[in-house]
């Protein structure tokens, strides 16, 4: 420098145009003498940045950032 791949919740990761889920961590409650586990309920995301396409973009399109890979 050239080419692919990935970027979503505190961590891992679904989801490929139509209300953003899950497991695990936090919160509260309930059981227990107490803890663990167990069950219930909650809270937690401007979906890496801008820009464009469309009635509607996480999701298509360009451009830049970061991250792994590959070729020189």
């Nucleotide at each position: 420098g050239c080419c692919a791949g990935c970027g979503u919740a505190g961590c891992u990761u679904a989801g490929c145009g139509g209300u953003a889920g899950a497991g695990c961590g936090g919160c509260u409650g309930a059981c227990u003498u107490g803890u663990a586990a167990u069950c219930a309920g909650c809270a937690g995301g401007u979906c890496g940045a801008g820009g464009g396409u469309u009635c509607a973009a996480a999701u298509c399109c360009c451009u830049c950032c970061g991250c792994u890979g590959g070729c020189u």
Source information
Transfer RNA from a Thermoplasmatota archaeon, 72 nucleotides, folded computationally. The sequence is in RNAcentral, with records from ENA. Model confidence (mean pLDDT): 83 of 100. The organism belongs to Thermoplasmatota, within Archaea.